[in-house]
RNA sequence: UUCCGAUAAUAGCAAACCCAUCGAGAGGUGGGGACGCAAAGCCACGGGUCUGUAAGUUCAGACAGCCGGGUUGCCGAA
Numbered sequence: 001u002u003c004c005g006a007u008a009a010u011a012g013c014a015a016a017c018c019c020a021u022c023g024a025g026a027g028g029u030g031g032g033g034a035c036g037c038a039a040a041g042c043c044a045c046g047g048g049u050c051u052g053u054a055a056g057u058u059c060a061g062a063c064a065g066c067c068g069g070g071u072u073g074c075c076g077a078a
Stems, first nucleotide, its partner, number of pairs: 004076002012037002017032006035065001041071003045068003048063005
């Protein structure tokens, strides 16, 4: 350094739900709250799932905590 992931240590994130807010909607943002997470950091590239105001589905959008992939990163037992 790479692989790997511990009854280790230092941290970190935040499901459901509630309140407020944005959106047509899926859903997003902020606060509270913790189901959990070794990348539950980031990216819509592939697959998949979801939404449908307008337009008409050969379209537009959402989900990275659905899977794969790319990329950056803490620690150092076996």